Background:
c-di-GMP-I riboswitch aptamer from an uncultured Geobacteraceae bacterium, 75 nucleotides, folded computationally.
[in-house]
């Protein structure tokens, strides 16, 4: 110091539900909540899933793969 790799401390995200809000729908923002999570940070680029359908087109990154960036540090 790179690369894996995840003990431990700090810090950090936030499933399920409930409320309010937008959205035609998948779902999206906010607020309690924590079930988790070392990329459970960003990116729809593959394969696959929803929604819509005759299509265009849209969503999801907490499915998988790749892309990138990126806290700590024992063994």
């Nucleotide at each position: 110091c790179a690369a894996g790799c995840g003990a431990a401390a700090a810090g950090g995200c936030a499933a399920a539900a409930u409320c309010c809000g937008g959205g035609g729908g998948a779902c999206c923002g906010g607020a309690u909540g924590a079930c988790g999570c070392a990329a459970a940070g960003c990116c729809a680029c593959c394969u696959g899933c929803c929604c819509a359908g005759a299509g265009a087109g849209g969503g999801a990154a907490g499915a998988g793969g790749g892309g990138u960036u990126u806290c700590c540090g024992a063994a």